[in-house]
Notes: This is a predicted structure of a 73-nucleotide RNA (transfer RNA) from Candidatus Shapirobacteria bacterium CG_4_10_14_0_8_um_filter_39_15. The prediction has a mean pLDDT of 80. Rfam family: tRNA. The family's RNA type in Rfam is transfer RNA.

RNA sequence: GCCCCCGUAGCUCAAUGGAUAGAGCAUCUCGGUUCUAACGAGGUGGUUGGAGGUUCGAGUCCUCCUGGGGGCA
Numbered sequence: 001g002c003c004c005c006c007g008u009a010g011c012u013c014a015a016u017g018g019a020u021a022g023a024g025c026a027u028c029u030c031g032g033u034u035c036u037a038a039c040g041a042g043g044u045g046g047u048u049g050g051a052g053g054u055u056c057g058a059g060u061c062c063u064c065c066u067g068g069g070g071g072c073a
Base pairs, nucleotide, nucleotide: 001072002071003070004069005068006067007066010025011024012023013022018056027043028042029041030040031039049065050064051063052062053061
């Protein structure tokens, strides 16, 4: 330099172009316990890497940029 794949919550991952983007772990509150834990209930947490485009509608499709991984040279 060329080609391919990936980027979604603090972490690991879902989500057929269509409902308010969800789950587990973590965290917080409450219950629970003599205390702590296990366990139970509830809450908080997201510019879906960035910018543009297509569309009635984009996490998803297209273009460019950016970060990571892999292949060829």